[in-house]
RNA sequence: UUCUGAAAAAGCCAAACCUGCUGAGAGGCAGGGACGGAAAGCCAUGGGUCCCAUGAGGAUCGCCAGGUUGCCAUC
Numbered sequence: 001u002u003c004u005g006a007a008a009a010a011g012c013c014a015a016a017c018c019u020g021c022u023g024a025g026a027g028g029c030a031g032g033g034a035c036g037g038a039a040a041g042c043c044a045u046g047g048g049u050c051c052c053a054u055g056a057g058g059a060u061c062g063c064c065a066g067g068u069u070g071c072c073a074u075c
Stems, first nucleotide, its partner, number of pairs: 004073002012037002017032006035062001041068003045065003048060004
């Protein structure tokens, strides 16, 4: 450095649901919460799904794949 993620350690994120805000809507943000996650960090590049006011529009990376970055450690 790469692969790997069974064990150890430090931690990290946060589903559903509830409350508030926001959006035409899908949804998003914040607080609570914890189903789960070795990238459940980021990117809308390909596919899928969703919304629509049908626009070369918008959403989803915790749908699949890809790109890119990162903690610890076994072999």
Molecule: c-di-GMP-I riboswitch aptamer
Organism: Sulfurovum sp.